[in-house]
Transfer RNA from a Candidatus Brockarchaeota archaeon, 88 nucleotides, folded computationally. It matches the Rfam family "tRNA". About the family: Transfer RNA (tRNA) molecules are approximately 80 nucleotides in length. Rfam classes the family as a transfer RNA. Its mean pLDDT, the model's own confidence on a scale to 100, is 81. The source organism's lineage runs through Archaea, Thermoproteati and Candidatus Brockarchaeota.
RNA sequence: GCGGGGGUUGCCGAGUUGGGACAAAGGCGCAGGACUUAAGAUCCUGUCCCAUAGGGGUUCGUGGGUUCAAAUCCCACCCCCCGCACCA
Numbered sequence: 001g002c003g004g005g006g007g008u009u010g011c012c013g014a015g016u017u018g019g020g021a022c023a024a025a026g027g028c029g030c031a032g033g034a035c036u037u038a039a040g041a042u043c044c045u046g047u048c049c050c051a052u053a054g055g056g057g058u059u060c061g062u063g064g065g066u067u068c069a070a071a072u073c074c075c076a077c078c079c080c081c082c083g084c085a086c087c088a
Stems, first nucleotide, its partner, number of pairs: 001084007010028003020068001029047006048057003061077005
């Protein structure tokens, strides 16, 4: 350099096909509770931010674009992995 795959919430990892049901499955971790003498295991609830609540705000590598609407489509760039090529 060429081809392919990937970057999502504290971590892992779905979601992308055919754009709306999405603060985004599930698991781990963490917090609270139940149970227990206690702990573990198990179960329940919560776990981006603001708010008592209804609700609002921001987000999927970065920056643009399309659209009423983008994690999802398009463009450029950055990074990681695999294969090939090149150099040595």